[in-house]
RNA sequence: ACAACGGAGAGUUUGAUCCUGGCUCAGAACGAACGCUGGCGGCGUGGAUUAGGCAUGCAAGUCGAACGCGAAUGGGAUUUUAACAUGCCUUCGGGCAUGAGCGGAUCCCUAGUAGAGUGGCGAACGGGUGAGUAGCGCGUGGGCAAUCUACCCUCGAGUUGGGGAUAACACUCCUAACGGGGUGCUAAUACCGAAUAAUAUCACGCAACGCAUGUUGUCGUGAUCAAAGGCAGCCUCUGCUUGCAAGCUGUCGCUUGAGGAUGAGCCCGCGUCCCAUUAGCUAGUUGGUGAGGUAAAGGCUCACCAAGGCGAUGAUGGGUAGCUGGUCUGAGAGGAUGGUCAGCCACACUGGGAUUGAGAUACGGCCCAGACUCCUUCGGGAGGCAGCAGUCGAGAGGCUUUGGCAAUGGGGGAAACCCUGACCAAGCGACGCCGCGUGGGCGAUGAAGGCCUUCGGGUUGUAAAGCCCUGUCAUGAGGGAAGAAAGGCUGUCGGGUUAAUAGCCUGGUAGCUUGACGGUACCUCAGGAGGAAGCUCCGGCCAACUCCGUGCCAGCAGCCGCGGUAAUACGGAGGGAGCGAGCGUUGUUCGGAAUCACUGGGCGUAAAGGGCGUGUAGGCGGUCUUGUAAGUCGGGCGUUAAAUUCUUCGGCUCAACCGAAGAUCUGCACCCGAUACUGCAAGACUUGAGUGCGGGAGAGGAGAGCGGAAUUCCUGGUGUAGCGGUGAAAUGCGUAGAUAUCAGGAAGAACACCAGUGGCGAAGGCGGCUCUCUGGCCUGUCACUGACGCUGAGGCGCGAAAGCUAGGGGAGCAAACAGGAUUAGAUACCCUGGUAGUCCUAGCCGUAAACGUUGGGCACUAGGUGUGGGAGGUAUCGACCCCUUCCGUGCCGAAGCUAACGCAUUAAGUGCCCCGCCUGGGGAGUACGACCGCAAGGUUGAAACUCAAAGGAAUUGACGGGGGCCCGCACAAGCGGUGGAGCAUGUGGUUCAAUUCGAUGCAACGCGAAGAACCUUACCCGGGCUUGACAUGUACCGGACAGGUGUGGAAACACACCCUCCCUUCGGGGCUGGUAUACAGGUGCUGCAUGGCUGUCGUCAGCUCGUGCCGUGAGGUGUUGGGUUAAGUCCCGCAACGAGCGCAACCCCUGCCCUUAGUUGCCAUCAGUUCAGCUGGGCACUCCAAGGGGACUGCCGGUGAUAAACCGGAGGAAGGUGGGGAUGACGUCAAGUCCUCAUGGUCCUUACGUCCGGGGCUACACACGUGCUACAAUGGCUGGUACAGAGGGUUGCAAUGCCGUGAGGUGGAGCUAAUCCCCAAAACCAGCCUCAGUUCGGAUCGGAGUCUGCAACUCGACUCCGUGAAGCUGGAAUCGCUAGUAAUCGCAGAUCAGCAGGCUGCGGUGAAUACGUUCCCGGGCCUUGUACACACCGCCCGUCAAGCCACGAAAGUCGGGAGUACCCGAAGUCGCUGUCGCAACCCCUCGGGGAGCAAGGCGCCGAAGGUAAGACCGAUGAUUGGGGCUAAGUCGUAACAAGGUAGCCGUACCGGAAGGUGCGGCUGGAUCACCUCCUUU
Repeated sequence: ACAACGGAGAGUUUGAUCCUGGCUCAGAACGAACGCUGGCGGCGUGGAUUAGGCAUGCAAGUCGAACGCGAAUGGGAUUUUAACAUGCCUUCGGGCAUGAGCGGAUCCCUAGUAGAGUGGCGAACGGGUGAGUAGCGCGUGGGCAAUCUACCCUCGAGUUGGGGAUAACACUCCUAACGGGGUGCUAAUACCGAAUAAUAUCACGCAACGCAUGUUGUCGUGAUCAAAGGCAGCCUCUGCUUGCAAGCUGUCGCUUGAGGAUGAGCCCGCGUCCCAUUAGCUAGUUGGUGAGGUAAAGGCUCACCAAGGCGAUGAUGGGUAGCUGGUCUGAGAGGAUGGUCAGCCACACUGGGAUUGAGAUACGGCCCAGACUCCUUCGGGAGGCAGCAGUCGAGAGGCUUUGGCAAUGGGGGAAACCCUGACCAAGCGACGCCGCGUGGGCGAUGAAGGCCUUCGGGUUGUAAAGCCCUGUCAUGAGGGAAGAAAGGCUGUCGGGUUAAUAGCCUGGUAGCUUGACGGUACCUCAGGAGGAAGCUCCGGCCAACUCCGUGCCAGCAGCCGCGGUAAUACGGAGGGAGCGAGCGUUGUUCGGAAUCACUGGGCGUAAAGGGCGUGUAGGCGGUCUUGUAAGUCGGGCGUUAAAUUCUUCGGCUCAACCGAAGAUCUGCACCCGAUACUGCAAGACUUGAGUGCGGGAGAGGAGAGCGGAAUUCCUGGUGUAGCGGUGAAAUGCGUAGAUAUCAGGAAGAACACCAGUGGCGAAGGCGGCUCUCUGGCCUGUCACUGACGCUGAGGCGCGAAAGCUAGGGGAGCAAACAGGAUUAGAUACCCUGGUAGUCCUAGCCGUAAACGUUGGGCACUAGGUGUGGGAGGUAUCGACCCCUUCCGUGCCGAAGCUAACGCAUUAAGUGCCCCGCCUGGGGAGUACGACCGCAAGGUUGAAACUCAAAGGAAUUGACGGGGGCCCGCACAAGCGGUGGAGCAUGUGGUUCAAUUCGAUGCAACGCGAAGAACCUUACCCGGGCUUGACAUGUACCGGACAGGUGUGGAAACACACCCUCCCUUCGGGGCUGGUAUACAGGUGCUGCAUGGCUGUCGUCAGCUCGUGCCGUGAGGUGUUGGGUUAAGUCCCGCAACGAGCGCAACCCCUGCCCUUAGUUGCCAUCAGUUCAGCUGGGCACUCCAAGGGGACUGCCGGUGAUAAACCGGAGGAAGGUGGGGAUGACGUCAAGUCCUCAUGGUCCUUACGUCCGGGGCUACACACGUGCUACAAUGGCUGGUACAGAGGGUUGCAAUGCCGUGAGGUGGAGCUAAUCCCCAAAACCAGCCUCAGUUCGGAUCGGAGUCUGCAACUCGACUCCGUGAAGCUGGAAUCGCUAGUAAUCGCAGAUCAGCAGGCUGCGGUGAAUACGUUCCCGGGCCUUGUACACACCGCCCGUCAAGCCACGAAAGUCGGGAGUACCCGAAGUCGCUGUCGCAACCCCUCGGGGAGCAAGGCGCCGAAGGUAAGACCGAUGAUUGGGGCUAAGUCGUAACAAGGUAGCCGUACCGGAAGGUGCGGCUGGAUCACCUCCUUU
C1' cells in the first nucleotide's frame, strides 16, 4: 500500500452516588412440542421417550454354458367307449348299424419348462440402531525385518491319468407337527489317491546388506506339495471317415508361482468428559526360559524361574457417554453438540459357543442356557422388524401396510436376464429454509357506523363506496418436454486370433428397442377482483394510548413490579406498533457473561494470603566461552477423505437447492537449513549465596539459683466499736475484740519505677538479678568456596488463651455456684463470698479479629523528618555537635496506583519467579463420608430448598442515654397559680328514640359556637309535599300574588269569603299561579382526589441560585474558619465572585418637640356669672388629627486586628432593634377543614330533598382539661369620698324626677354623638368584726318576685327573704410571667329579644428576681458514630406457638448393579481314550489287517443357576434433628449511637430466649485528658 474481516448494551441493591456482585432482558439456532390461524409452489426434513412387544406383506439371491432327476396344467393325435340321437329289425323283453360322444389308455407339444436336489459364487456387501464401550474405541501421524487378502489386473508355468461314493429319485417305516430312519439306484467344475513341477515351502551351506531379533539373493544341494472341466466353431494335422471326434481353434473356467490393486489384522507416539467426600492397585499380576496356539508379534495360553509392574503428570474405583468430518453460537479464542449426509466402531430378544468360509465368531445361519410370545393329539415343536411399510404401548411429540427397477449402485450369470423396501419417485405433516399471491390506479360531502371529546371537533381514513384497470396463484380447456445412455438385436465397414473367408474378441456406422415419476414441469387460451390474513404486543427495558369495567378482588408478570375508586401494567373496546402464512408460548444451546478471565479477572476494607517456619517433588534461575540442535525460527515434501464453510463462475424464470473451479483445512510426520534466546553437555568466572577473621546490640530460647516491695494467712503486743462496701444500700466481718497499728513467722504468684509507635524472635510471643548451655541478627574486613540460589503441592516441626489426662502446688484473682442489691422480671451489669482454673512437671489439643485483615524472594522508581544498632570522616579535652554510609523501626509526602478510603523505597507504584486462595446472599463451615483427638472438638467439606439481592467506600440528611459553641421564662433566682373544695364550661365515657357533626400529644378539650327555650338544627318521634322551600330554559293553560276574616287541625296545610296589578304599537310583554319536560335539592361519602383558608416547628435564622473551582460521581465550595450580633447582623480571612427569598429597614400605635387647625375639646390671662368652661372671649396649655423634627453607635474615652463590634461616658424625652403591633423564607406534619365557601368523583331522587309540631344537642356512677369563687384580718362588713381609658348608642343609649327593700317599673330631657347617655372598681377616710368553719365562704334548697320573649316545664338571666354545703392554702405532678411586666381592680364591646364566670379590647393600682448555663425542654451552627432514609415512634436478634416445603439421623424393611469364595455345570473348542462302527490309500492267502476317520466315554475351561459372608448405591421407615419460607401471634431487647455493661474473635461454664460471665486476643470502639510523632514559621 492492497485486500479481507471487525467486538453496541439495558433493567434491578441506594434518599442519591461510585464500585463489587448476582439475577433478568434484547440476538441467533433447533429432528422440536403447545395455543390461535392457515392460499400456492420448490428444496430439504420427520420415533430424540421403551435397545419395549410385534399381526401381515416384502427386504438375497443367482447360475441348466458344473450335475443327475423331473412334473402339473392345457392342447393335439391315435385308440377304446357308458348313457344319447337317427335308421332298421323286433318275440315289444330287446337287438343291430350309423352318427356324435362323458370317460380311460398311449404318443406328441407344453418341457427337459416349473420344481426340489448335488455343485459354484454371493449371502461378512448393501440397510438399521447407539444398548454397551473412557477403550489403541475413535481422531491424527507412523510401524509390521510380525501378517492375510475371494472376486479383479499384469507376468510365468501347468491343466496328465485314475478311483470310490452320495443327495435328488424309487420303495418302505416312525411322527399331530417339525422332522427323522432303513433299503436300493445315479451324476458332476462334489470327494479321494497317483504322476509331473518351480523363482513356492523346509533343512544345510555361501554371499551381500541392515534396524537388535534379522532381511535379501532368477546362488548351490537335498526333501515336500497341484489341477476340472463347460460352451461354441472348424477339418489344417491324427483317428474313424456324409460327418463326428479323444484332433485343432476360440472362449469361460481350474491349478501353481511372482507382482499389483483393493480390503482386512496387529503394534506404537500424541489427543480424547466428571468425581480425590475413589489413594493406593496388581498372582498371569511384571519379566525371563521353553512349549503350545494364531494369517501374524505378544502371558494370547501353559510349565518352570525371578519379584516384579502401575500410581499425585491421578493408578484403582465410581458416574456419564458411541467417536470423528462436521453442526449451532461467538469478533475471535472458546463454549455447547454429534439428528439428517459421510468415515470408523459396537450391537442384532438376553448371555455363552463354535462351524463354514478369503473374510463372521455371522441382523433376515447353526448349537446351548434364560425370559417372552405362538402351535400342539401334551409326547413335543416354532419364533426374533435396532431392514421397508405398518400395529399396540409409554409419551408433549414424528409419516404410506404407495409406485418402479426408467436412472445410479450391488449380487449371480458368457450373455439375455433375474434379484435388489439399497435406490429413484410419489404420498402425509407450515417441521424448517426459499419464492409467490391475497390486487393496482384514481377517488373528500373527509359518507355512514364505531371510538374519543375541552362538545368546537378529532380519529378510523383514500380506508370504504364509486369509476377505470391488471390477470400472478388457484379453476377449466388445449399443447407438452429433458431426465436415455449404455446394453441387446438386425444390417454393414474394419482390426486381432486361427489352417480358416467358421467361430470368438474388438472398433466404427445405420436402423429398431427401454420412463415409475406423469399427461408431471413448462407453454397457450378462457372468464371474473372474483376463491385466499392472521398472530402477538402497546408501564420501563422495547416501537406503539385513550375510554369503560373492576377495586390488593378478579387477575397480570421475563426482571423491576402493577391492582386497596380516577389502573396507558388486570378484563373489554376504539386506536396504534411489529411480524406476516404465519404469529406467539414453552423447552434446550451458545451469546451478551471480562460472571472460570489463554486472548481477558482478582485477593488491605467488597468473596479471596495458608497462624508461622523448615524442607521433598515440581516450577523458575547470575556472567563468559565451546559444542549440540530437544524447544524455537525458515524452506521443502507427504498427509490433512469426500461432503460442509468461504470466493468466483454456472444450472433450475429468481431464491432456497444443485454443479464446477479455486481458496481453506490454523494439525501431524519426515527432510534440509539457522543458532539469538531457552534446554542439554563441557570448561571458566565472581557480582547472587555461603564460610573465615575483628567488633557489636538485644525482655531471643532452655535450665539452676538468688532478691526486695506488695497481698493474704498465723502468733504476740497496743487499742475499741465499728469495719467493709455502694449511685444509695444490704449480704459479709467484728465485744469470742475486728478494722487500724507494731513486731515476728509462713506461703504462693507476679516483677512497680527504668519503659520509649525502644529492643529481640519465623510466628505464637519475650520484661527483677546472677550463673551455665544455646539459636539468630548487624557491622567492618575482602582471605576462601564457586551458582552451592529463590519458591515450595504433600510431609515434618512450632503454635496465645481456654480446655483435657496424671501428679504436685494453691497467696491473690476468679467461670460455675451461693447470698445481697437493682429491676416489671434480672438466670446480667454493682456488692459480699467462692470452686475448677490461673502456677510447676510430663503428655495431649492445634484453634483466635493467630491482623499490617496486606504470602515469600529479587530489582527499579523524588524527597523531608524522628528514633534504635554499627562503621567511617571532620573537629575535638571528649564519639558534644556536624557530614557520609549499612541494617532496623515510625510519621509526612512527589510521581504512580486505587471504587473510594487510602498506599506511597517497610508500596496497595513498575516488572519477573514460585506458592496459597476467591467466583451472589442464605442454607453452612452445616450434613454425610474420611482422617486426627481421651474427650471437647479439629481438618477436609456438599446438596435440596430459598431470596433479588447480600456487600464495599464515600455523599446528603436524620438520629445518639457522642462532643464543642450559642440562644430561648428552657433551667436557675423570684412572684402568682393549677393539681385538693364548690360551682361554671368543654371533652372522654356511659346512657338514650335522639343525646347531630367535626376538632384528639405539644399544635383537640370556655375549640368551630362572637352567645342551642322555639328558630338556629344538621339529630330523634310524628304529621305532610313531590318540578319540589330555592335557580334557569322551553311548551301549554290561567291570573295577579301578597294581605285580611272565618272553619278544621298541634302546626304545616286545606277550604270558604272579602280585597286586589302594571306597560302596550292591542300582536303581546313584564310579574305571577298551575301542568309537562329538562332539571332543582342533599350540613350524604371521600380533607388520603382538590382549590382556598388555617395551625405548627417559628419571628427560629435560616433556605437557595448563576458563573467559576474541586470531586469519576452523589455532592462540595460559596454558607466553613477568626471575631461580632437579636439576626447568614456586620468585619476580616478564604477558589471563590455575585445574586435571590428570609433578617433588618420601609407601615401602624405609643413615648418628646415643633408647625398647622380650634368645635362638640381646653381655660393661663380678661370680663360676666345662677358657680356648672355656664357665658363673652381666647387658642397659650391639655387634647384632638394631619404634617414635620428627633436617635444615626453621630460625639468622647477604653478594649479589639488599626476592622466589625463591645464597654463606659456626655448630651438627650428617649441610646444602642426605645416599648408594642402588623409582617411568618425554602419547607415539614397525606396536620385541620367537602359542616363557611368553591370543587373532581361517587351515592339518594314520592327521598339521604323539603315543610311543620314536639323532643334532643342541657342526660349522669365516673375521669380529664380550662376557668370562676373561696378558704380570710395586706381581710370581711357598714358608711363616706375621689380618679380612667377604650368603646357603644335611633325597632338604640337613656339623664333629672317619682314608685319599689330590690331586680325593676313609670316617665321621658338630651343625643344620629370630642356636644347627650351608658359610667367605674380597687385605692383613700371613719367605724365594727378579733382568728372562729367565723360578720370567712357562698354552694344547695324553700318561698316570693322582676325582665325579655308567641312561649322560661324539660331549659334563661336577675332581685328579695330564708337556708348556709364543701372548703382552714391543696400529694405526685404541673403552668404563666423579666417592667408599666407579674399580681390585683374594675370598665367596654362583639354575638344578642333575653342569657358570660367565656372571648376580644381598655385603662387604674403596681412589685420581686435573674449568681449563672451544670442539669430538664425546645432550637441554631460545627464536628463525630451509624446496620437509620416511612429517617430512633427507626432498625433489628433469638426461643416459643401455627401452617407449608426440602433435607439429615433412625430399630429396620425393600431393591439394584459390581466383585470375592465355593457348589452345580449346558453347548462347544482342545486333550486323552476310543469296545462297537466306516467306500476311497497301503498290504493281502480276498477271510481280513494296517493307516486314518469317528459315535461314545473321561478331563481342563466354561454361560446361566445356586449357596455364603461382606462392601457400595438407591428407595422407604414409627420417631427425631436442625433449616427455609409464611399476614398484623407470644416473651423479652442481644446488635446498630458510648445502643444505654463498647463491640467482636477463639475457648470454657451457665441460662426460657436473645445471651451472660471467666481467660487471652483484636479495633473493624465513642468521648476526654496526657505522652510521642508529624505539619507550618

A computed fold for a 1577-nucleotide RNA from a bacterium, annotated as small-subunit ribosomal RNA.
The RNAcentral record of the sequence draws on ENA.
Model confidence (mean pLDDT): 84 of 100.